[in-house]
Small-subunit ribosomal RNA, 5' domain from an uncultured bacterium, 472 nucleotides, folded computationally.
The RNAcentral record of the full RNA draws on ENA and Greengenes.

Context: one part of a larger RNA
RNA sequence: GAAACGAACGCUGGCGGCAUGCCUAACACAUGCAAGUCGAACGCCCCGCAAGGGGAGUGGCGAACGGGUGAGUAACGCGUGGGAACCUACCCAGCAGUUGGGGAUAACCGCGGGAAACUGCGGCUAAUACCGAAUACGUCCUUAGGGAGAAAGAUUUAUCGCUGUUGGAGGGGCCCGCGUCGGAUUAGCUAGUUGGUGAGGUAACGGCUCACCAAGGCGACGAUCCGUAGCUGGUCUGAGAGGAUGAUCAGCCACACUGGGACUUAGACACGGCCCAGACUCCUACGGGAGGCAGCAGUGGGGAAUCUUGCACAAUGGAGGAAACUCUGAUGCAGCGAUGCCGCGUGAGUGAAGAAGGCCUUUGGGUUGUAAAGCUCUUUUGUAGGGGAAGAUAAUGACUGUACCCUAAGAAUAAGGUCCGGCUAACUUCGUGCCAGCAGCCGCGGUAAUACGAAGGGACCUAGCGUAGUUC
Repeated sequence: GAAACGAACGCUGGCGGCAUGCCUAACACAUGCAAGUCGAACGCCCCGCAAGGGGAGUGGCGAACGGGUGAGUAACGCGUGGGAACCUACCCAGCAGUUGGGGAUAACCGCGGGAAACUGCGGCUAAUACCGAAUACGUCCUUAGGGAGAAAGAUUUAUCGCUGUUGGAGGGGCCCGCGUCGGAUUAGCUAGUUGGUGAGGUAACGGCUCACCAAGGCGACGAUCCGUAGCUGGUCUGAGAGGAUGAUCAGCCACACUGGGACUUAGACACGGCCCAGACUCCUACGGGAGGCAGCAGUGGGGAAUCUUGCACAAUGGAGGAAACUCUGAUGCAGCGAUGCCGCGUGAGUGAAGAAGGCCUUUGGGUUGUAAAGCUCUUUUGUAGGGGAAGAUAAUGACUGUACCCUAAGAAUAAGGUCCGGCUAACUUCGUGCCAGCAGCCGCGGUAAUACGAAGGGACCUAGCGUAGUUC
């Protein structure tokens, strides 16, 4: 010097499109919403003459997705390339089956306890809830003789289911090679430690765990320790090599008040589930209870600094359902912010008596300056009126009477910021007098300051301009 930014501050600010917006306290959170759904699994209760509607409960599927954050983690965590000892609900394809029984329990009723949260006892009842029996193509175990193991029905009669098993698809668990920050003013580290045998455990291999045996294993090719840090595709810069970085978007990982634990499940050791401990907040009749915004909004706090307690499920996608449909702060939109990028405008032509005013002046004039006025036009944006999509496939549009189009009036509604000594484009006058002040570096100012302050003029950029920060 040029480029960049999730940016901040100062002055200024017309419009639109597309992006983007707590980088700090993983600080604490008022309030509302963010995960339900199925009556075509089941028995009840309430309203109703009925049709039908409503309600909680049992049961099923989902809640392990989607959404947030980056605390921890230097690790097979991530990236890349391989591997063998595994699992997989829903989905697709193939084969085979769906027989016959039983005992309970919530709801409900009765009686209680408690301030509440909630809860006890007795009685009744159903199921696609639970448990035997039967059967077994294929399946599992096997000492190869044999042994073990299943099902559920519903209805509008056409379907949807259920069970066993094989294969697939997609998803996941595990192992390994290589790569992955700084410090040696960290040099030794290690006892389930390293290996073996056996057993347990797991979906699965394995010191994963345990008993016994051996004494190994790692390390200057940097072990261990300390510090720092989520990793990547990418992003910024640069001719490249490289350096820096990891916001938004996408993939993976980790976390969910802090620490620990398991339960359920195909799948969790589970953000809006459970249990225990802790800190904190709240309720209490003092006996005991309730809670977890790093979901979307929003509040306080911290900070230089970062938005609405909005609309809609119309679209895309997700969950449940045969479906109608319900739910969805995912998502689609709208709102706010010049935070960024891009586009547009703030008028165009003509106009010399070079008006007036300002400033300078050698007092002749010069300059502001075709600038203004005047005259002739135009109408982007904005305003008013009218029309009016696509996004939706038969219907369904939050956005939205939006985008866009037409008409009318009228130059009307719309320019600033920094700088002018050299670097560096741009100069005079007045004021001040080493004062007040300026300054990125060199340096200006002590009575003629192009460097301070103001004015006139000028240069540059422009809805921005400057300052400071960070990176290259």